This is a predicted structure of an 87-nucleotide RNA (c-di-GMP-I riboswitch aptamer) from a soil metagenome. The prediction has a mean pLDDT of 88. Of the family's consensus pairs, 100% are formed in the model.

[in-house]
RNA sequence: GAUAACGGCAAACCCGUCGAAAGGCGGGGACGCAAAGCUGCGGGGCUACCGCCCAUCUACGUGGGCCAUGCCGGCCGAGCCGCCGAA
Numbered sequence: 001g002a003u004a005a006c007g008g009c010a011a012a013c014c015c016g017u018c019g020a021a022a023g024g025c026g027g028g029g030a031c032g033c034a035a036a037g038c039u040g041c042g043g044g045g046c047u048a049c050c051g052c053c054c055a056u057c058u059a060c061g062u063g064g065g066c067c068a069u070g071c072c073g074g075c076c077g078a079g080c081c082g083c084c085g086a087a
Base pairs, nucleotide, nucleotide: 001084008033009032013028014027015026016025017024018023031074037080038079039078041077042076043075044072045071046070051066052065053064054063055062056061
């Protein structure tokens, strides 16, 4: 970073699967991406099983709030690696 070339990845959605969930994985599918390759290092965001608190309840339960060690690399940075070569 071009009306270049060889290619690459794959949003939403659907099916299956794992997970409490966020979300991940596989298949289909393409919204897009010049790093939409890798890494949770920084910021930011998402979820709340367990735990704690409150309320309700005869009880079992139920509802609400808080909470990351869970999750997001296609939110922004950072680090590392990578194809091609016009201006």